Molecule: transfer RNA
Organism: marine sediment metagenome
RNA sequence: GGGGCGGUAGCUCAGCUGGCAGAGCGCGGGGCUGAAGCCCCCGUGGUCGCCGGUUCGACCCCGGCUCGCUCCG
Numbered sequence: 001g002g003g004g005c006g007g008u009a010g011c012u013c014a015g016c017u018g019g020c021a022g023a024g025c026g027c028g029g030g031g032c033u034g035a036a037g038c039c040c041c042c043g044u045g046g047u048c049g050c051c052g053g054u055u056c057g058a059c060c061c062c063g064g065c066u067c068g069c070u071c072c073g
Base pairs, nucleotide, nucleotide: 001072002071003070004069005068006067007066010025011024012023013022019056026044027043028042029041030040031039049065050064051063052062053061
C1' cells in the first nucleotide's frame, strides 16, 4: 500500500428487505430473608465510530475518513 471482517447502553452482543433502537449482565428501588445470596417485580439506560450523499424517512443503501482484528505484498 491492497483485500476481508468489525466499531450499536457501563460490559458482552442482537437488530428482520429502510419505518418508534433491543436482550443478557450491571446499576437504582421494592418484595422475600434474622441478615445476606438466589429468585420475583418495577425502574435506569444510547451523538448507532466521524463527515457528507440518496430518500418522505437511514444502525441499515452510496462516497470519504478513522480506529481495532486479520490476510496478502